RNAcentral holds the sequence, with entries from ENA and MGnify. Transfer RNA from a Thermoflexia bacterium, 73 nucleotides, folded computationally.

Formats: sequence, structure tokens, C1' cells
RNA sequence: GUGGGUGUGGCCUAAGGGUUAAGGCACCUGGUUGUGGCCCAGGAGAUUGUGGGUUCGAGUCCCACCACUCACC
Repeated sequence: GUGGGUGUGGCCUAAGGGUUAAGGCACCUGGUUGUGGCCCAGGAGAUUGUGGGUUCGAGUCCCACCACUCACC
């Protein structure tokens, strides 16, 4: 350089174009315990990589760019 793939809370993973973007771990508070862990209850945290477009409606479809990654050269 050419052609693919991926991008969603701190981490991992879901989400047929249509309800308030769901779950696990981690974190915070409370309960339990002599203390801690385990366990139980509750809570906070995402404008879905960036910018446009299509649509009544976009995490999802289209375009460009950015980052990571794979193959080829």
C1' cells in the first nucleotide's frame, strides 16, 4: 500500500430497525460475622470509537475518518 474483521460502563459478554441498551465480575451502602471472606438485599456507573447520511424511529443499515487486529504485497 491492497483486502477483510472488531470497536457497547473499570473488565468480559449480550441486544430481530421499535418499552427505560441486558447479564456476569469488579466498585459503593446495608445485613450477616469477634474481624475479614463467602452469602443475602439495595445502589451508582454507557449519550454504544468520531463525524455525517437513510428512516416516523439506528447500538443495529449506508459513507468517511480514527484505533486495534488478520491476510497478502
About this RNA: RNAcentral records the identical sequence in 2 taxa. Its Rfam family is "tRNA". Rfam classes the family as a transfer RNA. Rfam links the family to the GO term triplet codon-amino acid adaptor activity. Lineage of the source: Bacteria > Bacillati > Chloroflexota > Thermoflexia.